Molecule: transfer RNA
Organism: Candidatus Uhrbacteria bacterium
RNA sequence: GCGCGUGUAGCUCAGUGGUGGAGCGUCUCACUGAUAAUGAGAAGGUCCCUGGUUCGAUCCCAGGCACGCGCA
Numbered sequence: 001g002c003g004c005g006u007g008u009a010g011c012u013c014a015g016u017g018g019u020g021g022a023g024c025g026u027c028u029c030a031c032u033g034a035u036a037a038u039g040a041g042a043a044g045g046u047c048c049c050u051g052g053u054u055c056g057a058u059c060c061c062a063g064g065c066a067c068g069c070g071c072a
Stems, first nucleotide, its partner, number of pairs: 001071007010024004018055001026042005048064005
C1' cells in the first nucleotide's frame, strides 16, 4: 500500500429498519450472630465520528478514525 473483519453499559457479548438488551460487575433492600450464597429492586448508553437513503437508522450506503487478521 491492497483486501477482509470488528467498534453497542465498567467487562464479555446479543440485537438484520419502528422507544437499546443479557450475563458478570456496582449500589440498595430482604435473608444471616456476621459474611458468602440466594431472592427482589435500582443506577449505568450522544450504539466510534461525519454525511447520505428513509416517514423513521445501532441496523442500509459513502467517507473517516481506532483495533485485529491476511497479502505484498